[in-house]
RNA sequence: GGGCGGCUAGCGCAAUGGUAGCGCGUUUGGCUUCGAACCAAAAGGUUGAGGGUUCGAGUCCCUCGUCGCUCA
Numbered sequence: 001g002g003g004c005g006g007c008u009a010g011c012g013c014a015a016u017g018g019u020a021g022c023g024c025g026u027u028u029g030g031c032u033u034c035g036a037a038c039c040a041a042a043a044g045g046u047u048g049a050g051g052g053u054u055c056g057a058g059u060c061c062c063u064c065g066u067c068g069c070u071c072a
Base pairs, nucleotide, nucleotide: 001071002070003069004068005067006066007065010024011023012022013021018055026042027041028040029039030038048064049063050062051061052060
């Protein structure tokens, strides 16, 4: 230098172009003598950055960044 893949909540990951969810974690309440476990609820997101297409983009297109794999 060429090719391919990843980037979404604190962490691990989903999401057919049509309200961004799940598990773990966190917080609050219940339960308990106190905890753990269990039950209920809540908070938490500029979907890596910037543009474009579209009525509508996490998803399609372009550029860039970063990480990894691969070829030379």

Predicted 3D model of a 72-nucleotide RNA (transfer RNA) from Rhodamnia argentea. Model confidence (mean pLDDT): 82 of 100. Rfam family: tRNA. By type it is a transfer RNA. RNAcentral holds the sequence, with entries from Rfam.